RNA sequence: AGAGUUUGAUCCUGGCUCAGGAUGAACGCUGGCGGUCGGCCUAACACAUGCAAGUCGAACGGGCGCGAAGAGCGCCAGUGGCGGACGGGUGAGUAACGCGUGAGAACCUGCCCUCCAGAGGGGGAUAACAGUUGGAAACGACUGCUAAUACCCCAUGAGCCGAAAGGUAAAAGGAGCAAUCCGCUGGAGGAGGGGCUCGCGUCCGAUUAGCUAGUUGGUAGGGUAAUGGCCUACCAAGGCGACGAUCGGUAGCCGGUCUGAGAGGACGAACGGCCACACUGGGACUGAGACACGGCCCAGACUCCUACGGGAGGCAGCAGUGGGGAAUAUUGCACAAUGGGCGGGAGCCUGAUGCAGCGAUGCCGCGUGAGUGAAGAAGGUCUUCGGAUUGUAAAGCUCUUUCGAUGUGGAAGAAGUAAGUGACGGUACACAUAGAAGAAGCCACGGCUAAUCACGUGCCAGCAGCCGCGGUAAUACGUGAGUGGCGAGCGUUAUCCGGAAUUACUGGGCGUAAAGCGCGCGUAGGCGUUCUAAUAAGUCAGGGGUGAAAAGUCGGGGCUUAACCUUGGCCUUGCCUUUGAAACUAUUAGGAUAGAGUACUGGAGAGGAGGGCGGAACUACAAGUGUAGCGGUGGAAUGCGUAGAUAUUUGUAGGAAUGCCGAUGACGAAGGUAGCUCUCUGGACAGAUACUGACGCUGAGGUGCGAGAGCUAGGGGAGCAAACAGGAUUAGAUACCCUGGUAGUCCUAGCUGUAAACGAUGAUUACUGGGUGUGGGCUAUAGCAUAGUCUGUGCCGAAGCAAACGCGAUAAGUAAUCCGCCUGGGGAGUACGACCGCAAGGUUGAAACUCAAAGGAAUUGACGGGGACCCGCACAAGCAGUGGAGCAUGUGGUUUAAUUCGACGCAACGCGAGGAACCUUACCAGGUUUUGACAUCCAGUAGAUCCUGUAGAGAUAUGGGAGAGCCGGCUUGCCGGAAUACUGAGACAGGUGGUGCAUGGCUGUCGUCAGCUCGUGCCGUGAGGUGUUGGGUUAAGUCCCGCAACGAGCGCAACCCUUAUCGUUAGUUACCAUCAUUAAGUUGGGGACUCUAGCGAGACUGCCUGCGAUGAGCAGGAGGAAGGUGGGGAUGACGUCAAGUCCUCAUGCCCUUUAUGACCUGGGCUACACACGUGCUACAAUGGGCGAAACAGAGAGAAGCGAAGUGGUGACAUGGAGCGAAACUCAGAAAAUCGUUCGUAGUUCAGAUUGCAGUCUGCAACUCGACUGCAUGAAGCCGGAAUUGCUAGUAAUCGCGAAUCAGCAAUGUCGCGGUGAAUACGUUCUCGGGUCUUGUACACACCGCCCGUCACACCACGAGAGUUUACUGCACCUGAAGUAGCAGGCCUAACCGAGAGGAGGGAUGUUCCUAAGGUGUGGUAGGUGAUUGGGGUGAAGUCGUAACAAGGUAGCCGU
Repeated sequence: AGAGUUUGAUCCUGGCUCAGGAUGAACGCUGGCGGUCGGCCUAACACAUGCAAGUCGAACGGGCGCGAAGAGCGCCAGUGGCGGACGGGUGAGUAACGCGUGAGAACCUGCCCUCCAGAGGGGGAUAACAGUUGGAAACGACUGCUAAUACCCCAUGAGCCGAAAGGUAAAAGGAGCAAUCCGCUGGAGGAGGGGCUCGCGUCCGAUUAGCUAGUUGGUAGGGUAAUGGCCUACCAAGGCGACGAUCGGUAGCCGGUCUGAGAGGACGAACGGCCACACUGGGACUGAGACACGGCCCAGACUCCUACGGGAGGCAGCAGUGGGGAAUAUUGCACAAUGGGCGGGAGCCUGAUGCAGCGAUGCCGCGUGAGUGAAGAAGGUCUUCGGAUUGUAAAGCUCUUUCGAUGUGGAAGAAGUAAGUGACGGUACACAUAGAAGAAGCCACGGCUAAUCACGUGCCAGCAGCCGCGGUAAUACGUGAGUGGCGAGCGUUAUCCGGAAUUACUGGGCGUAAAGCGCGCGUAGGCGUUCUAAUAAGUCAGGGGUGAAAAGUCGGGGCUUAACCUUGGCCUUGCCUUUGAAACUAUUAGGAUAGAGUACUGGAGAGGAGGGCGGAACUACAAGUGUAGCGGUGGAAUGCGUAGAUAUUUGUAGGAAUGCCGAUGACGAAGGUAGCUCUCUGGACAGAUACUGACGCUGAGGUGCGAGAGCUAGGGGAGCAAACAGGAUUAGAUACCCUGGUAGUCCUAGCUGUAAACGAUGAUUACUGGGUGUGGGCUAUAGCAUAGUCUGUGCCGAAGCAAACGCGAUAAGUAAUCCGCCUGGGGAGUACGACCGCAAGGUUGAAACUCAAAGGAAUUGACGGGGACCCGCACAAGCAGUGGAGCAUGUGGUUUAAUUCGACGCAACGCGAGGAACCUUACCAGGUUUUGACAUCCAGUAGAUCCUGUAGAGAUAUGGGAGAGCCGGCUUGCCGGAAUACUGAGACAGGUGGUGCAUGGCUGUCGUCAGCUCGUGCCGUGAGGUGUUGGGUUAAGUCCCGCAACGAGCGCAACCCUUAUCGUUAGUUACCAUCAUUAAGUUGGGGACUCUAGCGAGACUGCCUGCGAUGAGCAGGAGGAAGGUGGGGAUGACGUCAAGUCCUCAUGCCCUUUAUGACCUGGGCUACACACGUGCUACAAUGGGCGAAACAGAGAGAAGCGAAGUGGUGACAUGGAGCGAAACUCAGAAAAUCGUUCGUAGUUCAGAUUGCAGUCUGCAACUCGACUGCAUGAAGCCGGAAUUGCUAGUAAUCGCGAAUCAGCAAUGUCGCGGUGAAUACGUUCUCGGGUCUUGUACACACCGCCCGUCACACCACGAGAGUUUACUGCACCUGAAGUAGCAGGCCUAACCGAGAGGAGGGAUGUUCCUAAGGUGUGGUAGGUGAUUGGGGUGAAGUCGUAACAAGGUAGCCGU
């Protein structure tokens, strides 16, 4: 410090996610030791049991014990004193002077310290105790006795009250032999503690906007330690609030903790300060202090005891229990230390505290060994089978002993004189002994993110933080091996900060990504020109106080180190106070004129409101002329018209809108404004002077204006036209088109308040190069032109800005001020609430849930029922067909035991197959076989081999006979080897089994289309562009020119083959002009010709004319056998289609192994209602039949072609000449030509089908061959929609040959020649392709994307008759305890009084207040609810096709 994720790729915006740190944590797996912190975050839920606050006999009377005692000592209930207000716990409540910080004045203060003064004299009770007595108990009642440092009175007195007079007002003793000590009373001061007040700070919600009657203030009184509406009476009517009152929600606050560079954000466990609470609520008493955790009273809930009458209790103290929960410890030891209470002290008490126990909860430290050790062991894993890796790792050898174990010794902690005193603890620590001995796991390994292989699984099981993995080769699941990371821990989950500049103060934005209010005016507020002076609030500087300690940080010190502890400094950014400065802001005072405004002059303008007046058009009505149509459309129809339309002429009426001018012209704040004219009226602009003197800018709330649609009331209504009706279109058509047509559109008065109200750009001010239009003024000039200047309005552009597009003085530049708004997409501008509205609806405006994107700009493609240009038998122009018939053949379907498999738009379908009767053959049935039909290796035996039986359908099984091979050794009797056969064992063979979506190779296709790229340079942030685009030209990215490009490569072309002409060489089997010869190039001969096959020539826009740019090239011409690539072929760029093929071959993986291998017989691949493709033959006279008689080319031939001859009607048979072929054979070419017949007919056309008889091949023609003869003689008379081929030696037509092959289903395929046309105006349209351009929401790329209803499932939410719970307001009722007040009567020791009696006190009653409770009525929030509403998600379903291209009616916004 960043990274992943939107896209085909890019840049940006923007969200989501990750890497870091942290925790009072929890969970999973694992677990050696020590130190040191911390350990109920949930139920402030309920609590058994024990302990947590007592102490003092030196305050007192007394009881008991010891004692011989009347001495003394000890213990103790009670009275009395001090302490139980500290310490300890918890965080429920509290949004508050509660807390923090800083000030303040009207207060109190036990114990402690200092000082001053005092303590004289009296008195009456009472508990204990004793007796009697009630009660189950708790606890009492009555009578009697008694003491005090308990209580009371008098005196004295500082002090206090009061103007004064005067009034009021204290005490206690105890211990000691004593010195003396501890106490007591009053006062003054201090220290420490506490109460009160104020400034500032302190969470969220405005879908909480008004709140408040003791409320705000005053006077008087009361009350308190003290101020105060704290309380009461009276008076006044105030007080708080947009700087957020009130209400609702949440929360103890702080020092600090975590994080962060910081600013911030989150948190407030432990430690420390403050507050609040103590079962819930209320209340007071005592006291220095409480409204009191382990005190009291009352009410309530709960629990317990009970004799049912009545009582007792409060762990949010320490342990502990139950419960809740993901989750949090021992009913331990000790007062030795520190501290606290009491005491004169000894001492007692102390779950504060010090320690121990439990749990890896965290932090820190240590260990689990070290060295050596290659046969690189074994085992595991992988493997290309060679090896690699685990791995010096282990073993082995040599050492060490931290920690742990055992034993021995053994502290400090103990202090201010001595002695005594240690829970921890026989602990820390030291030494010794034995022995590597007792001690390693967890997570990850697709990217982010360090680390990979094998097997298993097969969209299953599963993983996942995000992107995403898994559908048979998963580095992503599970296991193993290996590797990486951390390590007594490691992962996961949860939460916080960070990254996130993703709320932006530091530090963001708003034209198109989310975001400028539709536009003005204007209140509060914020901001504001210039000069002088003063002040000192802000500001700045110095000093002082405070900012607790701890924490943090720096330096030092102590535990072996560290964590930890400790010491000093810094820090604590703040607040208060004081002294100063005076530039800036502010305030005050006085000036100025540049901002702003006023006056004057001038012209421009669809600016606004009201009135008047026009012309054109339209429609209606009336009348005339006139006749059959009009109207409308893509084409029609509905509609109108013979009752006279449309058309035309005239007249009348009506309403609405204002042609031309007219314009990126004008005006207005925006909405908006258009005939002419009159009246009233707003604003802007220019010019030159004068005046006012900052009067300014912006503007939350507020208020006004605000297109259209819509609403209310009343008018008006020509045209247009939602709704509606009809006609069309269509699969449908509630649409688009047509004919009609009502609201409405118009006017008046009011409402509504929204628009894509847009420049998608808030207002104002200043500054910053230019160029060119245009509206309005002014200046210069006599004027025009022109120039300058001000103000509007456009375009192009510099710098700059911007993600880019673009903006660019009319900024989206550079700055300033103010306002509004944004923070991922959807849900949703929805719900609820509130306000506004007559309604429609508007304004404000969420959440649950869901997704990992949504989006902007630009790029390359692809696509478009976008555009431009160009090409192609693409269309058109032609010729011949297919589609109809019969048959052949292939496919689908169906059938079947099997009908083997593959190929499926073009680019599957006479395709693989260039030839299925057996074989082929892969399929089926049956019969057999298992190292195998085939390959290699091993052992043994035999012999290569041939002939021939039997059984069987055959495979096979089982016999007989003949014969002894080849090579080498050696000399033969023999041995070995090669090949062969048989037997045996296992390694293995075998598979036309699967996967063409694991592959190689080969092939098809776009397409023989003209394209596809690279290097360097340049442009762009980048994807990418340029080059390759443009102007010409070409069959061509062919060439030329131009050009930020210059070059190059693969393609094109050429080089190759063939064909067309000629030359030359060579003439056998070919040829024959001349000579001779024959029946015949038959033979001699010839080398001329044809031909053959070698080598050459030839064609290059080379020449001419024109066009063109003088170019490339094009048009025409000459010559030439051939002319502009002469014809044909081979040749197929980068790539596309997961195209085809595992059944040609090769091959990974999987599967099979007495079978999915192998052999055999028979069957099937040939089935047949049907559908399609490709063909053949026809439908006839340009023809059929018969007869005669011509002319090819290219091939093939030895298990072959097979001649002549002979036989047969024929297929063919016989025959066997010749030929391995320029020689012989196949082999007769056919159409054409000549002659004749048929005469338009289902025929002398056509030949299917069927019958009979044959021929040939073959082991075998039944399923299932071809051919022949005779007979039979079907459909069919030129073919619907649709569709194919072909541009010249082509189409059409005619025959010939070959491969495969025993034969053949061949009409197929591949070749060959013969005869031999028609047409092309042209590129509008169809199809395909190329280039440029445009739009795009497509990129699996239009066979794309995508919207809404409906149906189903699930989820969250709203409404809902209600119902229920909690909180709360108001009114009223009742009213415990208790303080205070009042009180007739009653009771009453201290004082007064001789007494009676009084003062005072008490009980009791009562009044005010009031907790809990009750009643009624509102409010708020939550739960639930039949039903209902929309929303979201879902494998996929139904209906349409709304949007994206001109999306096929441009789209969108409001209504």